Notes: The part of an RNA shown here (large-subunit ribosomal RNA, domain VI) has 252 nucleotides and comes from a Pseudomonadota bacterium. Rfam family: Bacterial large subunit ribosomal RNA. Rfam links the family to the GO terms structural constituent of ribosome and ribosome. The RNAcentral record of the full RNA draws on ENA.
[in-house]
Context: one part of a larger RNA
RNA sequence: CGUGGAGAUUUGAGGGGGCUCAUCCCUAGUACGAGAGGACCGGGAUGACUAAACCUCUGGUGUACCAGUUGGCCUACCAAGGCCAUCGCUGGGUAGCCAUGUUUAGACAGGAUAAACGCUGAAAGCAUCUAAGCGUGAAACCGACCCCAAGAUUAGAUCUCGUCACAGACUCCAGAGAGAUUAUCUGGUUGAUAGACCUCAGGUGUAAGACCCGUGAGGGUUUGAGCCGAGAGGCACUAAUAAGUCGAUUUG
Numbered sequence: 001c002g003u004g005g006a007g008a009u010u011u012g013a014g015g016g017g018g019c020u021c022a023u024c025c026c027u028a029g030u031a032c033g034a035g036a037g038g039a040c041c042g043g044g045a046u047g048a049c050u051a052a053a054c055c056u057c058u059g060g061u062g063u064a065c066c067a068g069u070u071g072g073c074c075u076a077c078c079a080a081g082g083c084c085a086u087c088g089c090u091g092g093g094u095a096g097c098c099a100u101g102u103u104u105a106g107a108c109a110g111g112a113u114a115a116a117c118g119c120u121g122a123a124a125g126c127a128u129c130u131a132a133g134c135g136u137g138a139a140a141c142c143g144a145c146c147c148c149a150a151g152a153u154u155a156g157a158u159c160u161c162g163u164c165a166c167a168g169a170c171u172c173c174a175g176a177g178a179g180a181u182u183a184u185c186u187g188g189u190u191g192a193u194a195g196a197c198c199u200c201a202g203g204u205g206u207a208a209g210a211c212c213c214g215u216g217a218g219g220g221u222u223u224g225a226g227c228c229g230a231g232a233g234g235c236a237c238u239a240a241u242a243a244g245u246c247g248a249u250u251u252g
Base pairs, nucleotide, nucleotide: 001151005161006160007159008158009157010156014148015147016146017145020048021047022046023045024044025043026042032037049106050105051104052103053102054101058099059098060097061096065092066091067090068089069088070085071084072083073082074081075080110142111141116136117135118134119133168246169245170244171243172188173187174186175185176184193239194238195237197234198233199232200231202228203227204226209222210221211220212219213218
């Protein structure tokens, strides 16, 4: 830009992906075989590998979370703190992201076939799977399974709304399940979109101060305390205000 203006939901022309392997058990120590050995067919289980998704579990990371601790500087000093030293070092760790973790899939039909095996059958009174005709038959082909998909210009379909004061969209703003920008998505007061606050989950692990015990280093009580980034819910306190722009039949 097109598909006559929109908002949803879709069909699938076409395209892409995948198709795997092993071990064990039953059938069965059966068929077969002198024995040694040892099946086809069929059924079941457990894994490997690959792929996708996800974070409940197990773990990793988690430089804006918590605690411990060394040396130093500072807040006059004690105590309590701030800062620097690889995040100073060490022990943990929410969300997110991730795998070594979890879940799922690689399933079963079907069609037409290859090699091959056949039926009927002449040319050629026989024979012959082939010449006419008809079957069986593989991880390969077509489908089946998963994904994309109407620029499929053949531009599809269904539902709803709408064309003069109107459906819808955008600018702009608060943002994140999105993201370089854009786009996408959630919202914009008829509002829980983000922040603040409250509650909870979760992390760390019993803050400071006070009191008691101890000469003291320390210990105990208050106390599972205090603190807490990303998580869940609640709550209009703050900010999404206001405003503007585009926008569709003279076809019948």